[in-house]
RNA sequence: CAAGUAAGACAGGUAAUCGCAGCUGCAGGAGCCGAAAGGCAGCAGGUGAGGAAAGUCCGGGCUUCACAGGGCAGGAUGCCGGAUAACGUCCGGUGGAGGCGACUCCAAGGAUAGUGCAACAGAAAUGAACCGCCGUGCGGGACCCGCACGGUAAGGGUGGAAGGGCAGUGUAAGAGACUACCGCCCUGCUGGUAACAGCAGGGGCAUAUGUAAACCCCAUCCGAAGCAAGACCGGAAAAAGACGAUGUGGCGGCCCGUCACGUCUUAGGUAGGUCGCUUGAGCCCAUCGGCGACGGUGGGCCUAGAUAGAUGAUUACCCAACGACAUAACCCGGCUUAUCGUUUUGCUUGCCAG
Numbered sequence: 001c002a003a004g005u006a007a008g009a010c011a012g013g014u015a016a017u018c019g020c021a022g023c024u025g026c027a028g029g030a031g032c033c034g035a036a037a038g039g040c041a042g043c044a045g046g047u048g049a050g051g052a053a054a055g056u057c058c059g060g061g062c063u064u065c066a067c068a069g070g071g072c073a074g075g076a077u078g079c080c081g082g083a084u085a086a087c088g089u090c091c092g093g094u095g096g097a098g099g100c101g102a103c104u105c106c107a108a109g110g111a112u113a114g115u116g117c118a119a120c121a122g123a124a125a126u127g128a129a130c131c132g133c134c135g136u137g138c139g140g141g142a143c144c145c146g147c148a149c150g151g152u153a154a155g156g157g158u159g160g161a162a163g164g165g166c167a168g169u170g171u172a173a174g175a176g177a178c179u180a181c182c183g184c185c186c187u188g189c190u191g192g193u194a195a196c197a198g199c200a201g202g203g204g205c206a207u208a209u210g211u212a213a214a215c216c217c218c219a220u221c222c223g224a225a226g227c228a229a230g231a232c233c234g235g236a237a238a239a240a241g242a243c244g245a246u247g248u249g250g251c252g253g254c255c256c257g258u259c260a261c262g263u264c265u266u267a268g269g270u271a272g273g274u275c276g277c278u279u280g281a282g283c284c285c286a287u288c289g290g291c292g293a294c295g296g297u298g299g300g301c302c303u304a305g306a307u308a309g310a311u312g313a314u315u316a317c318c319c320a321a322c323g324a325c326a327u328a329a330c331c332c333g334g335c336u337u338a339u340c341g342u343u344u345u346g347c348u349u350g351c352c353a354g
Base pairs, nucleotide, nucleotide: 001350002349003348004347005346006345007344008343009342010341012318013317014316015315016314017313018312020048021047023045024044025043026042031040032039033038050325054336055335057334058333059332060331061330062226063225064224065223069256070255071254072253074222075221076220077219078218079093080092081091082090083089094108095106096105097104098103109217110216114215115214116211117210118209130156131155132152133151134150135149136148137147138146139145140144164182165181167179168178169177183205184203185202186201187200188199189198190197191196230275231274232273233272239266240265241264242263243262247261248260249259250258251257282301283300284299285298286297287296288295289294
């Protein structure tokens, strides 16, 4: 200098003027709206849409059912150990795959419990012989060829995969038939919290392909509905019928159990206002512990709460950013998806110079 890789930061800033919304304080109750509940207006001060606000995919806080359970079915997760309010998230490690490497990815328990499925090619994909090799017999007959029977799975072909792999001994020819090394299984020892790694010994291996993101087995976990939840104020209104304790209804489905005494159908009313509603498992800085996720301690900060829906416009200066993806609705922790441009740091590889 170039190419990569991992982790971040910004998403315009400063000042002024005008406009919109809301909060806090003052004032007021004598201004305006309303039948009321309640609201508006006045003065001063501050605040006002993202890194994903998107998706609604997980997990919670909160509210109601409800005062709480056991079992079955169903669902989710799936190597080990940690973090966290919790999670299917995150951190570290183990094993595997990719990359020269820094690093990245894994739907990562069990195929030796059972069932199912596997196109095409191939003789054959659950007990197999197409080509081939060997032996015996017969026929032709120069080596050899053909037929029948028997043996074979080493060589070749098909395929992703063909009864563990490779090299020898051995054999009529071969074959774990036997031997050494490797793979697999079992046992023991050492290290590690563990997943696992290393070493030693034993076994000749119907453990004969793959698939569990097929059924299944194993381990762990799991109430439901949702801010249009729910609560209060105020106004309005209309009832009729059926069943009912050996019953009906509630508790995600079913059963047990438990609670309640009503449940269901038809018809009618429910205009309006307030709360919930933003102080949070909150953010920033320092320090301590930890490889890290994160946690402890101390200090500082307050940062939208609309309800048919505000968060804008102009001027000047700075500037890489008005341009992409886009635009708050109970709140938070993640994941996933979309995306213009600028910039910081660590590490890897290559080239050049010293």
The prediction has a mean pLDDT of 76. The RNA shown here (Bacterial RNase P class A) has 354 nucleotides and comes from Dorea sp. Its Rfam family is "Bacterial RNase P class A". Rfam links the family to the GO terms ribonuclease P activity, dimeric ribonuclease P complex and tRNA processing. It is annotated as a ribozyme. Of the family's consensus pairs, 96% are formed in the model. The gene name in the source record is rnpB. Lineage of the source: Bacteria > Bacillota > Clostridia > Lachnospiraceae > Dorea. RNAcentral records the identical sequence in 3 taxa.